[in-house]
RNAcentral holds the full RNA, with entries from ENA. Predicted 3D model of a 555-nucleotide part of an RNA (large-subunit ribosomal RNA, domain I) from Caldicellulosiruptoraceae bacterium PP1. The prediction has a mean pLDDT of 85. Its Rfam family is "Bacterial large subunit ribosomal RNA". Gene Ontology terms of the family: structural constituent of ribosome and ribosome. The source organism's lineage runs through Bacteria, Bacillati, Bacillota, Caldicellulosiruptorales and Caldicellulosiruptoraceae.
Context: one part of a larger RNA
C1' cells in the first nucleotide's frame, strides 16, 4: 500500500406517506362611479411574516343554522368570552383610511393644494361633513360675429368611461419561418399578433334560399355524403354542397299608400279673431306579403279579449347552514388489536376516511330519509298596473310595396372555384334602372318554364369555453404532479421589458430528554421517557461514490 471481513461517518439514492398538482365529466357564470379588478398603508396585550379585517380595523348588528367549548395559522405567558347559547357555519345589513376608470385641480399610484354649502362658542387660520371631472343623449333657460337665427353657455335628468381566465365568439388590420426536397404563383393562413366590440355565451336567423320537371321549407350544432364533385406551377398541396339521419325548434316589428292630431311655410278670403288650399316636420292610428300583399271602398266579426311586460302573493323544484341515519362481544399476542381463534348481529347502509397494526357493527360517514328566519334562479297560479292583437268575404278604378340601390365596366377581395366558360356574394371608382304588365335566381349567355321578393329591424334553444364549484380517475407521487404540497410568482437576477429557484416525513401520544458529569461553549457521557432513541430535533427508511477504524493474508 493491496485485497478480505466486520464496525463506523459521511451521503441523500430508493421504499412507503400525502392537506399539493393534473386530466375528464356535471353545475354556475360576468364584476364596476351605491367606486370594480388590482394594490398601498394600516389593524392583535406581546405581533416580523401569512390569514383575516378597515380608524366601528383577526372585527359590528339581526335573522337562522348548531350546542361545548373559544380568544386564525401559531406554541407561550398575561387577560377574558360561552348553557342568559360562545367560537363556529350560513343569510342579510354597517363600517370600508388612501391609490386605482380615479372622476375638485395637480402628481414622480397610495401624496400635493382647493373652490361652494353647513358645521364645531368660530371673524381669521385649523378640523369635519357634503358636494364639484369629462364625454353622449334629451329638458328648460340664456345667446355673438349679424336683424331673425345659428355657434356658444348654464341648469337639470339619465346613460358611459374601467377590469375580466394567456378560454371562448364577432369585427377591423395581418405576417414570416416553413412545404413545394431550389424559388417567384401556391402553401404556412386569414394562423400568429395587434386593434374594436360584446357577453356568460357570442354570432347567425325567419328566403329576392334550396332545388329539378319531384319537392322542400329561418338558423346554429353533430354524424353522413366525402377526401367526393372540384381547385391546383393540374405541383406541393386545398377541398364543398345539395341530400339523408339526428339534437334543437319560434317566430316577429318598422318603412310606405291612407286617415287624425299639433307645428311651420307659402298662397287665397276676411278690417279682424280666423278660415282654407298646398308644401313640409313631428306624433298616432294603419300595415308588413309572393297562391303577390296592403292602403281604398262596401260588408259581417272580435276586446281592452288572447298574449306580452313588471310588481305583489301563493305555491312547487333547486342553490346559499343543517338534520336524522342499522348492527359486537369475550379471549390470545402485543406498547397498542382494527389481526388470530371463539360465539353473535345489521345490510335500502360491505362507498371512503380516521381511530396506537388489517373495523359492515368504535368515529366521522354511506344506503334512505329530512330541513330554510333570510336572499337568489326557475316553472305556475292568482290579483293589480301597464301594453295590446287577430278574422272573413265581395269590388275594381286608382295608390303604396326601402335608390344613387339592382344593373353595367373597370379594379380588388371572397366562395372548393388561383380571370378560367366563370354564375354568386362583397368593396373602391365611373355610370346608372324597372318599379306589380315589376323585380332577382336557377353556374357565361338566350328562350321556355320553375323558383323567390333585395336594397330596414329583432329573435330563445340545440353550439363554444372554463376563472369559480363540485364528481371522478389502467392520472403525478417531492429531480415526479403545477414554476409553487413549504413566507412562491417568494427568495434572487435584470435600469427594464423579463426571468426565476431551492426546500415536505421524530413519535400513536412531546411523553421534546429532570436531574448529575467533562466542555467557555458547541458537542457528549450517564439518567430518564418512549414499543423503539443507530426515532433525539442536521430527526422514518438511510443504497452508492468518499472517508475512517478494527482483525486476517498478502508485500
Nucleotide at each position: 500500500a493491496g485485497c478480505a471481513c466486520a464496525g463506523g461517518g459521511a451521503g441523500g439514492a430508493u421504499g412507503c406517506c400525502c392537506u399539493g398538482g393534473c386530466a375528464c365529466c356535471g353545475g354556475a357564470g360576468c364584476c364596476g362611479a351605491a367606486g370594480a379588478a388590482g394594490g398601498a398603508c394600516g389593524u392583535g396585550g406581546u405581533a416580523a411574516g401569512c390569514u383575516g379585517c378597515g380608524a366601528a380595523a383577526a372585527g359590528c348588528c339581526a335573522c337562522g343554522g348548531g350546542g361545548a367549548g373559544c380568544c386564525g395559522c401559531a406554541a407561550a405567558c398575561a387577560g377574558g368570552c360561552g348553557a342568559a347559547g360562545a367560537u363556529c357555519c350560513g343569510u342579510g345589513g354597517a363600517u370600508a383610511u388612501c391609490c386605482g376608470a380615479a372622476u375638485g385641480g395637480g402628481g414622480g399610484a397610495a401624496c400635493c393644494c382647493g373652490c361652494u354649502a353647513g358645521g364645531a362658542a368660530g371673524g381669521a387660520g385649523u378640523c369635519c361633513u357634503a358636494g364639484c371631472a369629462u364625454c353622449a343623449c334629451a329638458u328648460a333657460c340664456u345667446g355673438a360675429a349679424c336683424a331673425c337665427a345659428u355657434a356658444g353657455g348654464u341648469a337639470u335628468g339619465u346613460g358611459a368611461g374601467g377590469g375580466g381566465a394567456g378560454a371562448c365568439c364577432g369585427g377591423g388590420g395581418g405576417a414570416a419561418c416553413u412545404g413545394a426536397a431550389a424559388c417567384a404563383u401556391c402553401u404556412a393562413a386569414g394562423u400568429a399578433c395587434c386593434c374594436c366590440g360584446a357577453g356568460g355565451a357570442g354570432a347567425a336567423g325567419a328566403a329576392a334560399u334550396c332545388a329539378a320537371a319531384c319537392g322542400a321549407g329561418a338558423u346554429u350544432c353533430c354524424c353522413a355524403a366525402a377526401g367526393u364533385a372540384g381547385c391546383g406551377g393540374c405541383g406541393a398541396g386545398c377541398g364543398a354542397a345539395a341530400u339523408g339521419g339526428g339534437a334543437g325548434g319560434a317566430g316577429c316589428c318598422c318603412a310606405a299608400a291612407c286617415c287624425c292630431a299639433u307645428g311651420u311655410a307659402u298662397g287665397c278670403a276676411g278690417c279682424g279673431a280666423u278660415g282654407u288650399a298646398u308644401a313640409u316636420a313631428u306624433g298616432g292610428g294603419g300595415g308588413u306579403a309572393g297562391a303577390a300583399g296592403g292602403a281604398c271602398a262596401a260588408g259581417c266579426g272580435a276586446a281592452g279579449u288572447a298574449g306580452u311586460g313588471u310588481a305583489a302573493u301563493a305555491u312547487a323544484u333547486a342553490a346559499u347552514a343543517g338534520a336524522c341515519g342499522a348492527a359486537c362481544u369475550g379471549u390470545c399476542u402485543g406498547g397498542g388489536a382494527a389481526g388470530g381463534c371463539a360465539g353473535a348481529c345489521c345490510g335500502g347502509a360491505g362507498a371512503a376516511g380516521g381511530u396506537g397494526a388489517g373495523a359492515g357493527u368504535c368515529c366521522u360517514g354511506u344506503a334512505g330519509u329530512u330541513g330554510a328566519a333570510a336572499u337568489u334562479a326557475u316553472g305556475u297560479a292568482u290579483u293589480a298596473c301597464a301594453u295590446g292583437a287577430a278574422g272573413c268575404u265581395u269590388g275594381a278604378a286608382u295608390c303604396c310595396u326601402g335608390a344613387g340601390u339592382a344593373g353595367c365596366a373597370c379594379c380588388a377581395g371572397u366562395g372548393c372555384c388561383g380571370a378560367g366558360g366563370a354564375a354568386g356574394c362583397u368593396g373602391g371608382u365611373g355610370u346608372g334602372a324597372a318599379g306589380c304588365a315589376g323585380g332577382g335566381g336557377g353556374g357565361a349567355c338566350c328562350a321556355c318554364c320553375c323558383u323567390c321578393c333585395a336594397a330596414g329591424g329583432c329573435u330563445a334553444a340545440a353550439u363554444a369555453c372554463u376563472c369559480c364549484u363540485g364528481g371522478u380517475g389502467a392520472c403525478c407521487g417531492a429531480u415526479a404532479g403545477a414554476g409553487a404540497a413549504c413566507u412562491a410568482g417568494u427568495a434572487c437576477c435584470g435600469u427594464g421589458a423579463g426571468g426565476g429557484a431551492a426546500a415536505g416525513g421524530u413519535g400513536a401520544a412531546a411523553a421534546g430528554a429532570a436531574c448529575c458529569c467533562c466542555g467557555g461553549g458547541a458537542g457528549g457521557g450517564g439518567a430518564g421517557u418512549g414499543a423503539a432513541a443507530u426515532a433525539g430535533a442536521a430527526c422514518c427508511u438511510g443504497a452508492a461514490a468518499c472517508c475512517c477504524u478494527g482483525u486476517g493474508c498478502u508485500u